[in-house]
A computed fold for a 102-nucleotide RNA from a Herpetosiphonaceae bacterium, annotated as SAM riboswitch aptamer (S box leader).
Its mean pLDDT, the model's own confidence on a scale to 100, is 86.
NCBI's taxonomy places the organism under Bacteria, Bacillati, Chloroflexia, Herpetosiphonales, Herpetosiphonaceae.

RNA sequence: AGCUCAUUGUGACGGGCGGAGGGACUGGCCCAACGAAGCCCGGCAACCCCACUCCGGUGGAAGGUGCCAAAUCCUGCAGGUGUAUCACCUGAAAAAUGAGCC
Repeated sequence: AGCUCAUUGUGACGGGCGGAGGGACUGGCCCAACGAAGCCCGGCAACCCCACUCCGGUGGAAGGUGCCAAAUCCUGCAGGUGUAUCACCUGAAAAAUGAGCC
């Protein structure tokens, strides 16, 4: 890299280093010298994990990950509703993360 399953409208103050990009991709729309990415501290959450269990769950946070603008920022493909160049709903696809497999 690939396969399977689960989750994705919650949450995350702030500080140091750094010095121009960032939000996966498309089209949009945004964020950024009043400081982007990245690294560290810190924080959030609870997938793995730990304890208990009436096996439905409840609690915890030492450790392994993850995450800390905007719904996965919106969108793309299909179907549908309406007051129809628009708005909205549902389901896919894609993506991200975890656990397992290989």